[in-house]
RNA sequence: CCAGUCGGCCGGACGGCCGCGGCUGCAAGCUCGAAAGGGCGCAGUCGAGGAAAGUCCGGGCUCCACGCGGAUACGGCGGCGGGUAACGCCCGCCGAAGGUAACUUCAGGGAUAGCGCCACAGAGAACAAACCGCCGAUGGCUUCGCAAGAAGCACAGGCAAGGCUGAAACGGUGGGGUAAGAGCCCACCGCGCCGACCGUAAGGAAGGCGGCACGGCAAGCCCCGCCGGGAGCAAGACCGAAUAGGAAUGCGAGGCCCUGCGAAGGGUACGGCCCAUCCGUGGGAGCGCAUUCGGGUAGGUCGCGAGAACCAUGCGGCGACGCAUGGUCCAGAGGAAUGGUCGUCGCCGCGCAAGCGGACACAGAACCCGGCUUACAGGCCGGCUGGCAUU
RNA sequence: GACCCCGUAGCUCAACUGGAUAGAGCAAUCGCCUUCUAAGCGAUCGGUUGCGUGUUCGAGUCACGCCGGGGUCGCCA
Numbered sequence: 001c002c003a004g005u006c007g008g009c010c011g012g013a014c015g016g017c018c019g020c021g022g023c024u025g026c027a028a029g030c031u032c033g034a035a036a037g038g039g040c041g042c043a044g045u046c047g048a049g050g051a052a053a054g055u056c057c058g059g060g061c062u063c064c065a066c067g068c069g070g071a072u073a074c075g076g077c078g079g080c081g082g083g084u085a086a087c088g089c090c091c092g093c094c095g096a097a098g099g100u101a102a103c104u105u106c107a108g109g110g111a112u113a114g115c116g117c118c119a120c121a122g123a124g125a126a127c128a129a130a131c132c133g134c135c136g137a138u139g140g141c142u143u144c145g146c147a148a149g150a151a152g153c154a155c156a157g158g159c160a161a162g163g164c165u166g167a168a169a170c171g172g173u174g175g176g177g178u179a180a181g182a183g184c185c186c187a188c189c190g191c192g193c194c195g196a197c198c199g200u201a202a203g204g205a206a207g208g209c210g211g212c213a214c215g216g217c218a219a220g221c222c223c224c225g226c227c228g229g230g231a232g233c234a235a236g237a238c239c240g241a242a243u244a245g246g247a248a249u250g251c252g253a254g255g256c257c258c259u260g261c262g263a264a265g266g267g268u269a270c271g272g273c274c275c276a277u278c279c280g281u282g283g284g285a286g287c288g289c290a291u292u293c294g295g296g297u298a299g300g301u302c303g304c305g306a307g308a309a310c311c312a313u314g315c316g317g318c319g320a321c322g323c324a325u326g327g328u329c330c331a332g333a334g335g336a337a338u339g340g341u342c343g344u345c346g347c348c349g350c351g352c353a354a355g356c357g358g359a360c361a362c363a364g365a366a367c368c369c370g371g372c373u374u375a376c377a378g379g380c381c382g383g384c385u386g387g388c389a390u391u
Numbered sequence: 392g393a394c395c396c397c398g399u400a401g402c403u404c405a406a407c408u409g410g411a412u413a414g415a416g417c418a419a420u421c422g423c424c425u426u427c428u429a430a431g432c433g434a435u436c437g438g439u440u441g442c443g444u445g446u447u448c449g450a451g452u453c454a455c456g457c458c459g460g461g462g463u464c465g466c467c468a
Stems, first nucleotide, its partner, number of pairs: 001387010012345007020047007029040004049362001053373002056371005061232004074228005079093005094108001095106004109223002114221002116217003131163002133159003138156002140153005171189006190212001191210004197204002236302004246293007255268005273284004307329001309328008346360001347358004392464007401417004410448001419435005441457005
């Protein structure tokens, strides 16, 4: 210098003017109100993010349920050790795969608990099989031969090397061996079992033994181990109208007109019932009104931001992270605020230049944190690897 | 805030337990028939199975992550 790989950070800056929302304060003024107090106004101060997003995990907080423990069902997680409030997150390590390497990826327990599946092709697909093929030792048949035996056939049979199919065919290469073959035997490799020793562990491993037995799929059912009570700020707490229900107490009307001796009937907007009584009348129900009480609704207040907080330094740790000391206060609401404009600079586009233009990525809090995932113009910094060149 | 469902050709739908080259109807195009049109008959065209990654020999189907669309749930009567 080129190519690559991993990690961290920023994501417009400064200033003027005018606005918007929260909080605090206020001499005078204007205004609402009986007052307390509020509004306008003035001053001070604070005012989006690395993802505020998706709502995919884990917690805080709150209410409900619950004597304790266990089991089953359901859901989740899954190498080992550590970090953490916790996690499915993070760090370190182990193993496997990829890459020359830096490094990256892994739903990374169990296929010897059981069930299931492995299409098509192919002879054969899970207690393997025999289509082509190889063989003719053994038995059989034929021919030759006096006989021993030889030659032929491929009927019985032997074999699994080669061919073929497939994602996958029950070890591979070489040699010996054989009728032909075959871990049948041997060497090396692979595989399985044991394993001194090392490591907290996952695991690694000198060496020894075994001729080879044990296909794949659990992101199919399942088995093993571990974890999980439910709901969510629309949680929940307090205050609490109007209307309509509920409860208690008190009061009121039981009339008027027409018909009829009366009981009763009809009309007036509706209603006028029950018990006791000879009647007057009394009690109850119902109706109306008033007062009081209670529950919930609308609405209001709280929950609501000083915290698993941030910054700096030091110490411990490989690291995630932890501890100590010092400092800082940093949005909080209605769904609505968090902006506009000008100047200088930055960025982007056009242009040889002067300059002109763009208004600048993704996006935007709503109970709060820790993660993950996804979106993102452009820029900065650092570690490491490979190649080339030079010293 | 708490959840659920869906996505296959221009449109409406299939695809069984994962199995080969994803089918059907309508539409479109062309041809036949007809004097012409419609209807009818025949043929053709048309697919990133929403996207990506993975599991598997093999994915429309299984798993995970995204994208888009639709829907349900509040208190009283």